RNAcentral holds the full RNA, with entries from SILVA. A computed fold for a 328-nucleotide part of an RNA from Gecarcoidea natalis, annotated as large-subunit ribosomal RNA, domain IV.
Context: one part of a larger RNA
């Protein structure tokens, strides 16, 4: 110097990002126990008291008397408590090897597909799962207990329904045209015309779904405005005007796990509080199953406060046993 333990005057979180670490609490019995609540809980709430040995009695649970010690759950092992927020209902699951959480899952809710040789999935196929099930069933998507609720927009995209019209493939269809030549004509050796057949090309017309089109659909993907005037102090604007839109954000909540300006402003707690709690609303840029707002219980989550407690600290000192180190 360092490791592991132990002890400490006075103070008691002044330490620190943060009570990290340590201390404290701790067993059993008796008394007693608030807010809140889904009546189950909360709850070992909180807060008090007792505990050894000997004798007697006993309804065998204890009771009474006495004895010893500083101390009787005598050592060891064995909840700290309380108040208030955020998030997630809960028990669970997860990044084997830096993250255990507010992430995932969950019961519940909802949308959608599926009538059975089901939909969906695996496989080239046979076949199999679904299921030895049958819509109170099975698959997929979303949300995430429970109580209260879940507003407006179908213009775009998606999905569903429709079939009148437009467009539209292969196929069907064969008109026209082209080549070839028996033949005919001819300036007599060439040229012209050219049926049938064969071959090529191939118009009109016909031709499904889809798309265009019409309608529906948001617990489908998604979206949910500006400018301006106005009340007998001022300020503000219930009210009016105007532009745009598919429609202009309803209830509830709100400086929030969301607020830039911002340590917003007011109140509370402190002597002093960028955090915290309660309000306000000027929401840069909340908002309703990408759920909204509450919520008892629960949480090795996260934030704030109180109490108990302490070497975390003021401020270090000492002890024991190791190591480094020195000598050998």
């Nucleotide at each position: 110097u360092u490791g592991u333990a132990g002890c400490u005057a006075a103070g008691g979180a002044a330490c620190u990002c943060g009570g990290c670490a340590a201390a404290a609490u701790g067993a059993c019995c008796c008394c007693g126990u608030a807010c809140g609540u889904u009546c189950g809980c909360a709850a070992u709430a909180a807060g008090g008291g007792g505990u050894g040995c000997u004798g007697g009695c006993u309804u065998c649970g204890g009771c009474c008397a006495g004895c010893c010690g500083c101390a009787g759950a005598a050592a060891a092992g064995a909840g700290g408590u309380c108040c208030a927020g955020c998030c997630a209902a809960c028990u669970g699951u997860u990044u084997a090897u830096c993250a255990a959480a507010a992430a995932c899952a969950c019961a519940g809710c909802u949308c959608u597909c599926u009538g059975c040789c089901a939909a969906a999935g695996c496989g080239u196929a046979a076949g199999c799962u679904g299921a030895a099930g049958u819509a109170u069933a099975g698959g997929g998507g979303g949300u995430g207990a429970c109580g209260c609720c879940u507003g407006c927009c179908c213009g775009g995209u998606g999905c569903c329904u429709g079939a009148a019209g437009g467009u539209u493939a292969a196929g069907g269809g064969a008109a026209c045209c082209u080549g070839u030549u028996a033949g005919c004509a001819u300036u007599c050796u060439u040229u012209g015309c050219g049926a049938a057949g064969c071959a090529g090309u191939g118009a009109a017309c016909u031709g499904a779904a889809g798309c265009c089109c019409a309608g529906g659909u948001g617990a489908a993907c998604g979206g949910c405005g500006g400018c301006u005037g106005u009340a007998a102090c001022u300020a503000u604007a219930a009210c009016g005007g105007u532009c745009c839109u598919a429609a202009g954000g309803u209830a509830g909540c709100g400086a929030a796990a969301u607020u830039c300006c911002u340590u917003g402003u007011c109140g509370g707690g402190u002597a002093a509080g960028u955090u915290c709690c309660g309000a306000c609303c000027u929401g840069c840029a909340c908002g309703a199953a990408u759920g909204g707002a509450g919520u008892a219980a629960c949480g090795a989550u996260u934030u704030c406060c109180c109490u108990a407690c302490u070497g975390u600290c003021u401020c270090c000192a000492c002890u024991a046993c190791g190591a480094a180190c020195u000598c050998g």